A computed fold for an 84-nucleotide RNA from uncultured Actinoallomurus sp., annotated as Glycine riboswitch aptamer. Of the family's consensus pairs, 89% are formed in the model. Its mean pLDDT, the model's own confidence on a scale to 100, is 76.

[in-house]
RNA sequence: CCUCUGGAAAGCGGAGCCGAUGCUCCCGCCGAAGGUGCAAGCCCCCUUACCGGGGGUGAAGCUCUCAGGCACCGAUGACAGAGG
Numbered sequence: 001c002c003u004c005u006g007g008a009a010a011g012c013g014g015a016g017c018c019g020a021u022g023c024u025c026c027c028g029c030c031g032a033a034g035g036u037g038c039a040a041g042c043c044c045c046c047u048u049a050c051c052g053g054g055g056g057u058g059a060a061g062c063u064c065u066c067a068g069g070c071a072c073c074g075a076u077g078a079c080a081g082a083g084g
Stems, first nucleotide, its partner, number of pairs: 001084006011027001013026005028070003034066001035064001037062001041057006
C1' cells in the first nucleotide's frame, strides 16, 4: 500500500425556495478523513561555568473547529484484527 471484518459523537432546530430526504441563510452542537497548536526530551545561542533567559525540533484518541459532520438506513470513518 491492497483485500476482508469490526468501528463513535452531535439537530427529524428555525426561515425562505422547492417535486424532493435537495439548495441558501440563521441559530445550536460533534470530533475519528484531512488540517492547526504544544509537554518532556534533544539541539543551538547569550553566559568562563552554574543559575537564568532566548530560539529550533518535537507525539497522541490531547487541543482548536479551518475543512468535514449532526433521525434511521447507506456512505465516510481515526483506530483495531486477519490475510497478501